[in-house]
This is a predicted structure of a 266-nucleotide RNA (Bacterial large signal recognition particle RNA) from a Burkholderiales bacterium.
Order: sequence, then structure tokens, then C1' cells
RNA sequence: CCGUGCCAGACGGGGAGCCAGCGGUGCCCUGAACCUGCAAUCCGCUAUAGCAGGGUUUGAUCCCCGGUUUGAGGCAUAGCGUUGUAAGGCAUGGAAACGGUAAGGGGCGUUGAAGAGUGGGCCCCGUGCAACGGACAGCCGUGAACCCUGUCAGGACCUGACGGUAGCAGCAGUAAGCGGUUUUGGAUGUGUGCCUCGGAUAAGUCUGCUCAGAGCAACCUGCUGUGAUACCUCUUGUAACGCUAUUUCGAUCUCCGGGUGCACGG
Repeated sequence: CCGUGCCAGACGGGGAGCCAGCGGUGCCCUGAACCUGCAAUCCGCUAUAGCAGGGUUUGAUCCCCGGUUUGAGGCAUAGCGUUGUAAGGCAUGGAAACGGUAAGGGGCGUUGAAGAGUGGGCCCCGUGCAACGGACAGCCGUGAACCCUGUCAGGACCUGACGGUAGCAGCAGUAAGCGGUUUUGGAUGUGUGCCUCGGAUAAGUCUGCUCAGAGCAACCUGCUGUGAUACCUCUUGUAACGCUAUUUCGAUCUCCGGGUGCACGG
């Protein structure tokens, strides 16, 4: 150095989570990814950290170590954005309410603005007159089987007789009550009145007259103030999603260097 047989090794790895820790099942990423059994009410193991059984391969382009390049994806933190949600009116911006101002537009005003004086109306109190209402008085009518009145036929009672007594029906009248009242009376009341008279109020408003002579008003725009309001904006918190940056783990990929056993035979 070659051959045969064997042994170590290899036949995937990683992230979060779980766990005292490690690995696996399950989830996710990567992708050239031996087979069977076990396991989230978890399974196995203990620093040599899946276990058990089987298979393939063999000393290296393949196994091991160090360095290097690329870097999927995940965890964490921070910032930004979108959407939702909670709160906020001492953010007070929009929209809305009220007040002020009068720069612009429009309106009223020398056919007289604002103002001052004076008279009247509107408002209030009382009175008169009128209208209307019901009640009362008055008047008319009606109105009692007996227990109201008069007259009381018939009949009844008393009497020797003359005569007397009570009295139903009828007739006439009346009380309470009931009804009416065109007309009469004095009170009373009123959701009444282009009515009369007196008083009060002088604040407001309308109006006549007089004085005097240029403003008035705030509809729209502008400016400004006040009080509110969570509809929009805004502020703060929070959730989901997305993007960016940093840290960390890191499959995969590129290249370089180094290391690797035993037996027998030639």
C1' cells in the first nucleotide's frame, strides 16, 4: 500500500412550548431525509440524558473537530401604521347653542334713523249702562177616598113630639206640592260688550303731535367670548393584524484546515 471480516460513527436538523434538566410524541420552520412498536389525563431517560427490536452502509467528497460565507423561521424588546375598543370637554379643533363686535355683502332711513318731550291704546282696580243665566216674589192653572173647609141629597144617631147632632158621595174652595209666565219687581251671578265714568301703573310695547337732524338693525360672511357636548378630529390606555430596527437561537448553503480503530492474509 492492497484485500477480507469486524468495531466506533452515519442513515436528518432546528425553533417555541412542556420540564429540575435532556430527548421524543403533538405545533411550527427547513427539505435528499431506513423500517416497526411506545407517548399530552404524556412517554422515556439522568450529564454517555428517547427507550426497545430489526435493516443498510464502512475509514471517508459520506464519520468527527475547528474556522468561514449565506441565511428560512421562531422567541424577546422598541418604534411606526391600520382597524376595533375604553376613558377624556382643564386638547377645545370641526359641527351645534347663546352673547358681543360691526370690517364686507344685503336691508330700513332726509317721503325723517336713534333720542327727548307730551297725549292716547294695550295691562290692572272699581262704578254705571246694556246683554244673558238660574233662583225668588207676583200672576195663572192644577192640586186631598178618610185623617182640610163650606154646603151637605140619600141614609144614620138622639127624642113621645117639636127639633137637634155627626157626616159619605156630589158640587164649590183651599194647604203643601207640581206646572206655566209674552208682560211686572227688587236682588244676585258672569269665559258677555268697537259702550260710560273714575282711579292706579309710568316698566315694556304700539301709535298721534312737537323738537331736532343721521343713523338704525344684526339676516349671511368675518372677528371674539361663554357654557356645554364623546358625533368627527385629537389625547391616553389596551387588543388584533401588518411593517421596520435591534438582541438571541438557528435549519440550510459556500469554502478552507485538521483528525479517525481492531484482527487476519498478501
RNAcentral holds the sequence, with entries from ENA. The coordinates come from a structure-prediction model, not an experiment, and the mean pLDDT is 76.